[in-house]
Background:
This is a predicted structure of a 248-nucleotide part of an RNA (large-subunit ribosomal RNA, domain VI) from a Patescibacteria group bacterium. Lineage of the source: Bacteria > Bacteria candidate phyla.
Context: one part of a larger RNA
């Protein structure tokens, strides 16, 4: 830029991935063999690897979260805290993760190789081929998953058409940028604030016991990042610009 307006939803031309590989139990110590030995077919199971998705469980991270401890500097001193390469050290929410969990890699169908046949001449026989007609493989075409109308053959369905989109903002489940998603007051977008979930582990002060070092009680306390759910209190304010105008 095109697909002669816009939105949503979609067919599938085509592409691309993966279709993988092992052992054990039954059938069955059958068939089969003289024994040694040892199945076709067909059922159940476990695993190897490779691929997805996820985080409930197991574990890792988790420098802005909680909690002890040490040193020094400070807040005039006590007491209580606060800064010092996350000081050190136990712990961990949510994201992310794999050493964790789930699921897949399955049934079939066509057409065929190698082979195996069937009818049957050439060649009164015989013969799978010369005419015909069948069976046959982890491969092939499909079938399963993703993409996908620039498939220039630009496709279809559906609603609108005074449609639509976008700058701009509030933000994340996306993200270098961008894009893509969600909202923008007719509003839960992010933040705040209430509860809850969870995480640490029982705050300060105060009062008791103790000569004191501690200890107990208010106290499963206090603080809490990311999570859930409520709840306009702050911020998505106003507004601009495109296109609708070569189609019906």
């Nucleotide at each position: 830029c095109g697909u002669a307006g816009a939105a949503a939803u979609u067919u599938g031309a085509g592409a691309g991935g993966a279709c993988u590989c092992u052992c054990c139990u039954c059938u069955a110590g059958u068939a089969c063999g003289a024994g040694a030995g040892g199945a076709c077919c067909g059922a159940g199971g476990a695993g190897a690897c490779a691929g997805a998705a996820c985080c409930u469980c197991u574990g890792g991270u988790g420098u802005a979260c909680c909690u002890g401890c040490u040193g020094u500097u400070g807040c005039a001193c006590c007491c209580g805290c606060a800064g010092c390469a996350c000081g050190c050290a136990g712990g961990a929410u949510a994201g992310c993760u794999a050493c964790g969990u789930u699921c897949u890699g399955a049934c079939g169908a066509g057409a065929u190789a190698a082979g195996c046949g069937c009818u049957g001449a050439a060649a009164g026989c015989a013969u799978c081929u010369a005419a015909g007609c069948g069976c046959g493989a982890a491969g092939c075409u499909u079938a399963c998953c993703u993409c996908a109308a620039g498939a220039u053959u630009a496709g279809a369905u559906u609603u609108c058409a005074u449609a639509g989109a976008u700058u701009c903002c509030a933000g994340g489940g996306a993200g270098a940028c961008u894009a893509c998603c969600u909202g923008g007051u007719u509003g839960a977008u992010a933040g705040g604030u209430c509860a809850c979930a969870g995480g640490u582990g029982u705050a300060a002060g105060u009062c008791c016991c103790g000569a004191g070092a501690g200890g107990g009680a208010u106290u499963c306390a206090g603080c809490c990042g990311a999570g859930u759910g409520a709840u306009a209190c702050u911020a998505a304010u106003a507004a601009a610009u495109c296109a609708u105008a070569u189609u019906g």